[in-house]
Context: one part of a larger RNA
């Protein structure tokens, strides 16, 4: 644009992709078979390799605006408490997120038609003959089944539910007809934002509101803070005190920020 009003969802599948994998183990059974050494087919069940796929409860990794401890310095007039800089100064830990080495599942059965084979009935050819008519059986392969994607699949599909006048002025053959002006479902732009993202996109909210900060809880995180008191020359240690601090986690609460603009119509289309 387009799908013959105009929306918002929900859904069918033409069509296209992806997958398809090995091995041991235990039973069947030391059976069949085979002098014997030795050893099965078919079925049944289990485990592991490799691939892919999600995910982050748990193992762990990172975690450069998170907590602590420390060394040499500068500063903060001293002390004390802090600040900075030295690879984030080193060091121990570590929340969200994103992750493997983590943990889930999946590569499974079952179906149709065959191919090589094996076969049934059976003439041409009084016999044979799986074949000429005509039937069955038979592959990790082929269709379909499993996974996601899909109506611009122009043969553009389905279901559902939603919306579509009024006012003033003027003209008029009184049928209407011309000018303003406002508006529907609902989207759009702006803004607050995000387990969404290169930008578009996509989600979720925009006061009739928890969207995003902040506050307060609450959880995880680190490990018991400042200051004071007690003990010890003292470095330090105890107690007030599972103290303090806290980034992304979860709630709650309008304190601060979601100001505002435009499109879309008018009826069997």
């Nucleotide at each position: 644009c387009g799908u013959a009003g105009g929306a918002g969802a929900a859904u069918u599948g033409a069509g296209g992709g992806g997958a398809g994998u090995c091995a041991u183990c235990u039973u069947c059974a030391g059976u069949a078979c085979g002098a014997g050494a030795g050893g099965a087919c078919c079925g049944a069940g289990a485990u592991g390799g490799c691939u892919u796929g999600a995910c982050c409860g748990c193992u762990g990794g990172u975690g450069c605006g998170c907590c602590a401890g420390u060394u040499g310095g500068c500063c903060u007039g001293c002390c004390c408490g802090g600040g900075c800089c030295a690879g984030a100064g080193c060091u121990g830990g570590g929340u969200a997120g994103c992750u493997a080495c983590g943990u889930c599942a999946a590569g499974a059965a079952g179906g149709g038609a065959u191919a090589a084979g094996c076969g049934c009935u059976g003439a041409a050819a009084g016999c044979a003959u799986c074949u000429a008519a005509g039937c069955g059986c038979g592959a990790a392969g082929c269709c379909g089944a499993c996974c996601g994607c899909a109506a611009g699949a122009c043969a553009a599909g389905u279901u559902c539910u939603c919306c579509c006048a009024c006012u003033c002025u003027c003209u008029u053959u009184c049928g209407a007809g011309a000018g303003a002006g406002u508006u529907a479902a609902g989207a759009u732009c702006c803004c607050a934002g995000g387990a969404a993202g290169a930008c578009g996109a996509c989600c979720u909210g925009g006061u009739a509101g928890a969207u995003a900060g902040a506050c307060u809880g609450u959880g995880g995180g680190u490990g018991c803070a400042c200051g004071c008191c007690u003990g010890g020359u003292a470095a330090c240690a105890g107690g007030c005190g599972c103290a303090g601090c806290u980034g992304a986690a979860c709630a709650g609460c309008c304190c601060u920020a979601a100001u505002g603009a435009u499109c879309g119509u008018a009826c069997g289309g």